[in-house]
Molecule: small-subunit ribosomal RNA
Organism: Isosphaera pallida
RNA sequence: AGGGUUUGAUCCUGGCUCAGAAUGAACGUUGGCGGCGUGGAUUAGGCAUGCAAGUCGAACGGGCCGCAAGGCCAGUGGCGAAAGGGUGAGUAAGGCGACGGCAACCUACCCCGAGGUUGGGCAUAGCCGGGGGAAACUCCGGGUAAUUCCCAGCGAUGUGCGUCUCAGGCAUCUGAGACGCACCAAAGGUGCAAUUCCGCCUCGGGACGGGCCGUCGUGGUAUUAGGUAGUUGGUGGGGUCACGGCCCACCAAGCCGACGAUGCCUACCGGGCGUGCGAGCGUGGCCCGGCACACUGGGACUGAGACACUGCCCAGACUCCUACGGGAGGCUGCAGUCGAGAAUCUUCGGCAAUGGGCGCAAGCCUGACCGAGCGACGCCGCGUGGAGGAAGACGGCCCUUGGGUUGUAAACUCCUGUCGAGGGGAAGGAAGGGUCGGCGAAGAGCCGAUCUUGACCGCUCCCUGGAGGAAGCACGGGCUAAGUUCGUGCCAGCAGCCGCGGUAAGACGAACCGUGCAAACGUUAUUCGGAAUCACUGGGCUUAAAGGGCGCGUAGGCGGAAGGGCGCGUCGGCGUUGAAAUCCCCCGGCUCAACCGGGGGAAGCGGCGUCGAAACGGCCGUUCUGGAGGGGCGUAGAGGGACUCGGAACUUCCGGUGGAGCGGUGAUAUGCGUUGAGAUCGGAAGGAACGCCCGUGGCGAAAGCGGAGUCCUGGACGCUUACUGACGCUGAGGCGCGAAAGCCAGGGGAGCAAACGGGAUUAGAUACCCCGGUAGUCCUGGCUGUAAACGAUGGGCACUUGGCAGUGGGUUCGUCGAUGGGUCCACUGCCGGAGGGAAACCGUGAAGUGCCCCGCCUGGGGAGUAUGGUCGCAAGGCUGAAACUCAAAGGAAUUGACGGGGGCUCACACAAGCGGUGGAGCAUGUGGCUUAAUUCGAGGCUACGCGAAAAACCUUAUCCUGGGCUUGACAUGCAGGGAUUAGCCGGCGGAAACGUCGGUGACGCCGCAAGGUGGAACCUGCACAGGUGCUGCAUGGCUGUCGUCAGCUCGUGCCGUGAGGUGUCGGGUUAAGUCCCUUAACGAGCGAAACCCCUGCGGCCAGUUGCCAACACAUCCUGGUGGGGACUCUGGCCGGACCGCCGGCGUGAAGCCGGAGGAAGGCGGGGAUGACGUCAAGUCCUCAUGGCCCUUAUGCCCAGGGCUGCACACGUGCUACAAUGGCGGGGACAAAGCGUCGCCACGCCGUAAGGCCGAGCCAACCGCGUAAACCCCGCCCCAGUUCGGAUCGAGGGCUGCAACCCGCCCUCGUGAAGCCGGAAUCGCUAGUAAUCGCGGAUCAGCAUUGCCGCGGUGAAUGUGUUCCUGAGCCUUGUACACACCGCCCGUCAAGCCACCAAAGGGGGGGGCACCCGAAGUCGCCGACGUCUCACGACGGGCGCCGAAGGUGAAACUCCUGAUGGGGACUAAGUCGUAACAAGGUAACCGUAGGGGAACCUGCGGUUGGAUCACCU
Repeated sequence: AGGGUUUGAUCCUGGCUCAGAAUGAACGUUGGCGGCGUGGAUUAGGCAUGCAAGUCGAACGGGCCGCAAGGCCAGUGGCGAAAGGGUGAGUAAGGCGACGGCAACCUACCCCGAGGUUGGGCAUAGCCGGGGGAAACUCCGGGUAAUUCCCAGCGAUGUGCGUCUCAGGCAUCUGAGACGCACCAAAGGUGCAAUUCCGCCUCGGGACGGGCCGUCGUGGUAUUAGGUAGUUGGUGGGGUCACGGCCCACCAAGCCGACGAUGCCUACCGGGCGUGCGAGCGUGGCCCGGCACACUGGGACUGAGACACUGCCCAGACUCCUACGGGAGGCUGCAGUCGAGAAUCUUCGGCAAUGGGCGCAAGCCUGACCGAGCGACGCCGCGUGGAGGAAGACGGCCCUUGGGUUGUAAACUCCUGUCGAGGGGAAGGAAGGGUCGGCGAAGAGCCGAUCUUGACCGCUCCCUGGAGGAAGCACGGGCUAAGUUCGUGCCAGCAGCCGCGGUAAGACGAACCGUGCAAACGUUAUUCGGAAUCACUGGGCUUAAAGGGCGCGUAGGCGGAAGGGCGCGUCGGCGUUGAAAUCCCCCGGCUCAACCGGGGGAAGCGGCGUCGAAACGGCCGUUCUGGAGGGGCGUAGAGGGACUCGGAACUUCCGGUGGAGCGGUGAUAUGCGUUGAGAUCGGAAGGAACGCCCGUGGCGAAAGCGGAGUCCUGGACGCUUACUGACGCUGAGGCGCGAAAGCCAGGGGAGCAAACGGGAUUAGAUACCCCGGUAGUCCUGGCUGUAAACGAUGGGCACUUGGCAGUGGGUUCGUCGAUGGGUCCACUGCCGGAGGGAAACCGUGAAGUGCCCCGCCUGGGGAGUAUGGUCGCAAGGCUGAAACUCAAAGGAAUUGACGGGGGCUCACACAAGCGGUGGAGCAUGUGGCUUAAUUCGAGGCUACGCGAAAAACCUUAUCCUGGGCUUGACAUGCAGGGAUUAGCCGGCGGAAACGUCGGUGACGCCGCAAGGUGGAACCUGCACAGGUGCUGCAUGGCUGUCGUCAGCUCGUGCCGUGAGGUGUCGGGUUAAGUCCCUUAACGAGCGAAACCCCUGCGGCCAGUUGCCAACACAUCCUGGUGGGGACUCUGGCCGGACCGCCGGCGUGAAGCCGGAGGAAGGCGGGGAUGACGUCAAGUCCUCAUGGCCCUUAUGCCCAGGGCUGCACACGUGCUACAAUGGCGGGGACAAAGCGUCGCCACGCCGUAAGGCCGAGCCAACCGCGUAAACCCCGCCCCAGUUCGGAUCGAGGGCUGCAACCCGCCCUCGUGAAGCCGGAAUCGCUAGUAAUCGCGGAUCAGCAUUGCCGCGGUGAAUGUGUUCCUGAGCCUUGUACACACCGCCCGUCAAGCCACCAAAGGGGGGGGCACCCGAAGUCGCCGACGUCUCACGACGGGCGCCGAAGGUGAAACUCCUGAUGGGGACUAAGUCGUAACAAGGUAACCGUAGGGGAACCUGCGGUUGGAUCACCU
């Protein structure tokens, strides 16, 4: 300090999410020790049991024990029990916090000072006697004490009242002094002994603690806007310690509230704590301060103090006891228990310390406290060993099999002793207290001696022992540190976000390894941070969310110049306060740390007091004119309202002419018309709107305003001014205006036109188009109050370079005038600088730079919905959520792709033309069907005569049936056996493979031999072989296609925040990104072209097997021979063509057109050659290869079958349908190939296929080998034929082990469909199409039809680009980017979730009214009772108030509810196609109607519409 996540990529906006710190935590796995902290956050739910407040005998009487001293016990009395301890329910102010006030107050115990302490009396517990009751407890009688109670007396410095004086303040007043009157005290104890010790009384003061009051601060909600009757004030009174409407009577009518009253919800508050750089935000557990509460509600008593946690009374709920008559109880004290809960401890020890109560004291009490226990709940510390140790052991994991890693890790050696375990021991926490002695006036205090006090802790040390007892958890795709293998196969699962998993998963599970932390580690929850994501510090609003439709104006906020005053804000000094703890710094104590102590500082940004300053703001008063307003003179204008008038057009009606159609559309139809339409002429009526002028022109606040005239009326602008004197700006609420549609009432109604009817279109057409047509559109009055009410840009003021134009004024120049030039102001536009902006863009009319005021925004959906409120006649408007859900939704720009967008340009793309396919028969491939099997692959173009350039067996794939083999048909290695074996021959079984038996019988080396040994081989065994098994979505290689299309990129520079652009665009040109010109580009690369091959002309060289002109020989007349090097030819090298030349066009260019020459022209023709890339295109069955799978089988061998099956369908072909033909006879001319397992001449046989024989040729030599169409002659005569040849029969031939399934050929016979082919569709632009034959590969054989080649004959048409298809470049729109085979909307159907409404049902808190009325305070009371000398008190009676309870009518809120409603979400449901490209009817906004649905239509509006044309 940031990171991840929207996109193909980019910038921005914006949300979600992560890394950090924290916690009274919980959960999971794990767990050695110690220290210090901390631990019922939920049910303020219920509680068994024990303990938590007593003490004093030196206040008193008594009882008991004791010889006594003395002790124990209940009671009276005193003090305490209002503290300490717990909890956070209530409380939004009766609280708390900060600062003040009381002139309106109290304070027991304690301290200081002063004074005092006289006399008397009546009771009552205990006790004794008696009674009731189960108990709790209680009643009667008798009698008793006091520091209990009562009376009297003295009595002031006290209290009250009055008078006077002084001082002060704050209105009532306060303080001091003097005088007068009235009133009020007391208790004793100890001791031999008390004015002296402990007490008691009064007064004054202090200290401590409280009470009351004020100011400021202290949550949410306005979908709570009005609240209030003791309410607000007054007078008088009551009450209190004390002011007060606190309470009461009377009087007045006030008081609070937008600076948020009242209501509702939530909540103890602060010091602090967490986090954060801070500002803030969150929080209030432990500790400290305050408050409140004590089963719930009410009440008072006692007391210095309470409305009282372990006191009392009443009511209620609950629990317990009971003898049923009655009673008892209150853990939110310490422990503990149940319940609920994710969850929170011991029914421990001790008063040793600290503190508290009582006491003279000893001491007693103390669950306050001090300690211990439990819990890794937190923080801190320590340990689980240290050093050495490589053959880098074993094992594990990975592996390319070499090795790597775990890993010095272990083992092993030498050490150490922490912690833990067992045993033992002491300091300290202890000061104090008792007794004795001394000093002292002392009993105070101090000193000394001695005796005595530890619940708990136990540093450290010693001994024993020995590495022994002590490591886990999470994570390893990115963020984020750390990866491999296996398993799994969108399964199981993971996940904080993005996202992983569909057979090679670094993301699931496991293992190994690694990373992080460590007695812990993770998870969950919550807070702050990151988040400048509520922005005070520190944000925004043209298009991302966000400017109110517009104005007037209230409150409020803000506000011109000069000088004067005040000192409120503001600033400064000083004082005071802001407790301690916490935090920070320093020092110190526990071995360190956590923790604790001491000292200090800072902070608490604040409050209060006081002194000062006067710039700025404010206030007061004075002045000013520049802001604002006013006066005068002019100007322009669709500004508004009312009335009147006008012409064109339209429709209807009347009449004339006229006579068949009109109208409408893409084309029709509905409709109108012979009862006379349309057309045309004349006339009449009616309503609405105002052409040209008209303009990016004017006016208005906006909505909006357009014929002319008159009247009424608002505003603006210019010029001028000697007026007013800050009168200003904005504007929450409020009020007014407010297009269209719509509503109410009354008119009006020509045209247009929602709805509606009809006609078309269509799959449908509730639409688009057409014919009709009603509301409405118009007027008057009223309502509605919304729009893309837009510049998507609130208003005001000021400032900041410019250019051009328009409108309305002024002024100036010019001799005048027309036309003009300069300049000032207001308004309306365009371009553009700085600057701003994410960019697009804005740019003096800002979206720049500033100030002031208002409105509004805070992710998308849900939703402008629900609900509440309010307005409206209604429609509906305004205000306006949540649950739930998503990881985005968006803005601008970029590159592509796409468009039923545009421009330019190509291509047999169309057109023009020739020939086909689609119909027939057959061939072949495919689908389908069939089958035991019909092996597999290929699938639009780019699969389908494709892999197959040869399926009878083989091929051939285990495709099927059956038989067999297992170290295998094939490769390599190892071990053992073995001399039999290998090979050869034969027998048997068998279809073969194979099995089995017999015979014969090798090789190298040593050796005479026997024999030994060795290699191959064989056998056995092992390792392995093998697989056309799977995955072309794991791959290499190769290939197809776009496409021989002209494109695709790079370096540097430049532009842009960036993606990216430029270059590569533009003008011209080309087949071409070919070249030229221009140019922020300049160059370059891969492509194009060229280089290469074939072919077309020529030259040179060469001359056999080719050639033969001249010469010669020979001849059956054939280059046969000699020979020749001329020719043809062969095949090697050169030449030739380059817009080079001429003319024209063009930019003096590139180039284009024409011409000459030339064998050839403007790339001469053909081939090879295929850029970056696209299609997860094709191929694991060519080959190679990762992974997976099979191993007596998915391998291997064999026989037979299948791949050839056939009701069909499609593709590609062949042959035809005939006369441009068929047939017969005769005749002519190629090229390119191939041949020894071969081609095969000649001759003979056969009708023929072929056979026999056999020469030649390894081939420019010999052979295949007669090319055919063609030419000539003849026949056929339009016919299913002398066309056509399928099919079938018979007979033959060939290859081959073998032609049944299932080959080819020949002959004879048979002669089918077919007479030119529907919709549709293919090829071809010249030596091409068409047509004719020839050859070859494969191959035993098999192609006449496939494929690859070869030559022969040899056209037609087009010079065009509107359309179909495809392509290139530029441009435009886009919501597409898997890229239009895209995206995407709504209804319906299904599942699931939350929500709303709803007849109702149930609950809750609070208020109001009435009834009843406990306890109790207060008030009143004649008689009566008790006490008293009396006053009087109590009992008792009555009354006011009064809790709970009851009743009632409302409001609010929560839960639930048949059913209804929409909404969100959910791989592959239905219907359509609304939107995005002009989305095929541009879209959208408001409104109204209609419709299964998206939607459609009307009216008005917007551009956030494409395109073309026109204008400027």